[in-house]
RNA sequence: GCCGAAAUAGCUCAGUGGUAGAGCAUUUUCUUGGUAAGAAAAAGGUCGUGAGUUCGUUUCUCACUUUCGGCU
Repeated sequence: GCCGAAAUAGCUCAGUGGUAGAGCAUUUUCUUGGUAAGAAAAAGGUCGUGAGUUCGUUUCUCACUUUCGGCU
C1' cells in the first nucleotide's frame, strides 16, 4: 500500500427497516440469628463519528476513526 471482518448497557453478546433485549455485574427490598445462596424490582444505551437513501434506519449506501486478520 491492497483486501476482509468488527464497533450495541460496566463486561460478554443478540437484534438485519417500525423508538433495543438477554446473561453476568451494580443498587434496593424480601427471606436468614448473621453471611452465602435464592426471590422480586430498579437503574444503566440518542447502537463508534459524520453524511446520504427512506414516511421511518442499530439495520441499507458512502466517507472517516479505532481494533483485529490476511496479502505484498
Annotation
A computed fold for a 72-nucleotide RNA from a sheep gut metagenome, annotated as transfer RNA. The coordinates come from a structure-prediction model, not an experiment, and the mean pLDDT is 81. It matches the Rfam family "tRNA". Gene Ontology term of the family: triplet codon-amino acid adaptor activity. Rfam classes the family as a transfer RNA. The RNAcentral record of the sequence draws on MGnify.